[in-house]
Molecule: transfer RNA
Organism: bacterium
RNA sequence: AGGCCCGUAGCUCAAAAGGUCAGAGCAGCGGACUCAUAAUCUGCGGGUUGAGGGUUCGAUUCCCUCCGGGCCCA
Numbered sequence: 001a002g003g004c005c006c007g008u009a010g011c012u013c014a015a016a017a018g019g020u021c022a023g024a025g026c027a028g029c030g031g032a033c034u035c036a037u038a039a040u041c042u043g044c045g046g047g048u049u050g051a052g053g054g055u056u057c058g059a060u061u062c063c064c065u066c067c068g069g070g071c072c073c074a
Base pairs, nucleotide, nucleotide: 002072003071004070005069006068007067010026011025012024013023019057028044029043030042031041032040050066051065052064053063054062
C1' cells in the first nucleotide's frame, strides 16, 4: 500500500430492504420495605447513533472522505 469487519447511554448490546418517540439489561439517582445495610419492588434522568459532506420530503440505516479499533494478505 491492498482487502474485510466494527464504532449507538457510564458499560454490554439491540433497532437497519430509509418513516411513528432511538430502546433493553447492568450501572447511577429518588422513593417504598428495613433498626440499618444488602436483596426485592417502584419511579426518574442520561444519546450531536465516531467526525465531516452528499442523496432524499425524511438518514442510526444508502453513498463519499477522514479518524479510531480488530482481523487477513504480501